[in-house]
The RNA shown here (Glycine riboswitch aptamer) has 87 nucleotides and comes from Rhodoplanes serenus. The sequence was found by an Rfam model in a public genome assembly. The coordinates come from a structure-prediction model, not an experiment, and the mean pLDDT is 77. Of the family's consensus pairs, 90% are formed in the model.

RNA sequence: GUACCCGCGACGGGAGAGACCGGCCCUGCCGGCGCCGAAGGAGCAACCGCCCCGGAAACUCUCAGGCAAAAGGACCGUCGGGGGUGA
Numbered sequence: 001g002u003a004c005c006c007g008c009g010a011c012g013g014g015a016g017a018g019a020c021c022g023g024c025c026c027u028g029c030c031g032g033c034g035c036c037g038a039a040g041g042a043g044c045a046a047c048c049g050c051c052c053c054g055g056a057a058a059c060u061c062u063c064a065g066g067c068a069a070a071a072g073g074a075c076c077g078u079c080g081g082g083g084g085u086g087a
Base pairs, nucleotide, nucleotide: 003085004084005083006082008080009079010078011077012076013075018033020032021031022030023029024028034067035066036065040063041061042060043059047055048054
């Protein structure tokens, strides 16, 4: 100097679904009905792996979370820096 992989930081993009109803001591809490999946969590397992162990979805559930805006947001991109592996 370079290829790939994994965190971190900055910036940009980033969906869905009631600004629902009632009560109260009303920026909130409690109760009721209806919804959403893309924090997190759980389940199934195509696949990786000879086997064990292990890994594993944006599928499923909706515990948690969410249902104006804001915030959050999986994930994607750019840049910076760090680590790992190989030549």